[in-house]
The RNA shown here (c-di-GMP-I riboswitch aptamer) has 81 nucleotides.
Formats: sequence, C1' cells, structure tokens
RNA sequence: CUGACUGAACGCCAAACCAUUCGCGAGGAUGGGACGGAAAGCCAAGGAUCUCAAACAAAAAGAGACAGCCUGGCUGCGAAG
Repeated sequence: CUGACUGAACGCCAAACCAUUCGCGAGGAUGGGACGGAAAGCCAAGGAUCUCAAACAAAAAGAGACAGCCUGGCUGCGAAG
C1' cells in the first nucleotide's frame, strides 16, 4: 500500500411513530424519536414491490416512487490480527 475477515471506540447512521411542510399519489424534506445497521454512505443499471393516468373489466405500454427489498457499480472509518 492492497484485499479479506472483523467492529474495540462511549464514535457514525436512524425504523416505526409524532409535529411541520412539499407532492394527485407512492413518497420526500426538517425537527423530535430509536427498531435496527459494519457501508442503513452515494448511484435508479437490472429485478422485485408500490404509485399515477387510462380503462366496463383485463392486458400491454408510458411516467414516477423505492438504495433500511435483492443483484450490481463507486467511495469511506478503525482497536487488533
């Protein structure tokens, strides 16, 4: 220096829920909060799930959400080995 394993630190992130706010909606943002996390940092490339519109119903296709669903890509901290 690189990779893998690993998670000691009194470090890091932050589910549900609540308040405010944005959005037709899925959902997002800020604050509180803490279920969990060793990439729960970033990325919408693939899949899954969800939303919108349309539609008697169904199907196809389009646009979007979601990274704390999975695969994948990029980057990073550290006690010890």